[in-house]
Predicted 3D model of RNase P RNA and transfer RNA as a complex of 445 nucleotides.
Rfam match: Bacterial RNase P class A. It is annotated as a ribozyme. Rfam links the family to the GO terms ribonuclease P activity, tRNA processing and dimeric ribonuclease P complex.
RNA sequence: CAGGUUGGCCAGGCGAUCGCAGUUCGGCAUUUUGUCGGAUUGAGGAAAGUCCGCACUACACAGAGCACGAUGCCGGAUAACAUCCGGAGAGAAGUAAUUUUCUGGAUCGGGCCACAGAAACAGACCGCCCUUCCCGCUCUCUCCUCGGGAGAGAACCGGGAUGAGGUAAGGGUGAAAAGGUGGUGUAAGAGACCACCGGCGCGGAUGGCAACAUCCGCGGCCAGGCAACCCCCAUCGGGAGCAAGGCCAAGCAGGCGCAAGGGGCUGCUCGUCCCAUCUGAGCGUCGGGUAGGCUGCACGAGGCGCAGGGAGACCUGCGUCCCAGAUAGAUGAUCGCCCUCGACAGAAUGCGGCUUAUCGGUCGGCCUGGGGA
RNA sequence: GGGCGCGUAGCUCAAUGGUAGAGCAGUGGCCUUUUAAGCCAUUGGUUGCGGGUUCGAGUCCCUCCGCGCUCA
Repeated sequence: CAGGUUGGCCAGGCGAUCGCAGUUCGGCAUUUUGUCGGAUUGAGGAAAGUCCGCACUACACAGAGCACGAUGCCGGAUAACAUCCGGAGAGAAGUAAUUUUCUGGAUCGGGCCACAGAAACAGACCGCCCUUCCCGCUCUCUCCUCGGGAGAGAACCGGGAUGAGGUAAGGGUGAAAAGGUGGUGUAAGAGACCACCGGCGCGGAUGGCAACAUCCGCGGCCAGGCAACCCCCAUCGGGAGCAAGGCCAAGCAGGCGCAAGGGGCUGCUCGUCCCAUCUGAGCGUCGGGUAGGCUGCACGAGGCGCAGGGAGACCUGCGUCCCAGAUAGAUGAUCGCCCUCGACAGAAUGCGGCUUAUCGGUCGGCCUGGGGA
Repeated sequence: GGGCGCGUAGCUCAAUGGUAGAGCAGUGGCCUUUUAAGCCAUUGGUUGCGGGUUCGAGUCCCUCCGCGCUCA
């Protein structure tokens, strides 16, 4: 210098005029409130999807068991998490930096493994071997009408049949086929046995908080895969949601149930609490009515800066700042100048994450290649 | 704003993780003077999109996209 990879930050800037929303001050009108003028503030890194986790709210300061759901290597961070940080193991891509995926249990048990194949978990189709039988060939013996024929017997060889026979070497099928190579052995074979290699399990030592790694020894233990199928184990989870909930105003029509009671916010059982405890003015439920206001609602697991701790996520201390709050829903328009010519996109109870969308710019780390000193 | 549900052929719906089908519609033929009906044959699929698990995904898991319902 070029290419790559990774982490952070920014998200056009400045000025003028007009307009919109909140807060506040002042004037005017004034019953709420309206209007005018001034000051000040006014979207995001994702405000989005609502996929997780919390806060908050009423129900009991949310209890037990079952069911149901979620999570799942180890350690840490955190209010909490399916998030984040660091590490371990196994794969994949890349020369590398780096990126990315997976992760409790397959000897509790059940289920599935299409087609093909003999067999998908203990299986026998071909093949190999053995048993029994038959035939052929060959040889030997006996008999005869001596050209040969007939009968009997037998080792090997060949063919065929047979057995609820043996075998798992070889063939072929499949995504997946019972450890691999060589030998011993055998009727034929086979971890049946042996040597080496690979895997698994157990025990020990060392390192590490741990997951785990390395080494040593022992055991022929070698009977697959799927748990993003049920299931088992461990841990966690009360359900509902700001249209939660509280207060005020306005408005309406009543019905039903209430002690062997009703209710406590999706199941079942229990426990416990609340109401009522004697006829209703109460509670519950169905129906009817309202579509207004205030609150919740902006000081918070808050932002920024500095210092310290830690490998990091993050934590601690000090200082400083107040930073949208609508309820038909506010951020816009025009002009001027400049630049690298501007993407995705608009708060609605709040916060921490994840995921998705995004023109570009800028700063840092690392890797590879080339050049120079 | 909050909470749920559903996406398969043009339409309505099926499908134990194992070659995606049925009815209607469409096209061609038969029948009929012609049409309809009927009969025969046939076309048509990115299973909303993209990843993952698995030998194999419409189905199981995750992220998006679209549509619908509901809550004072």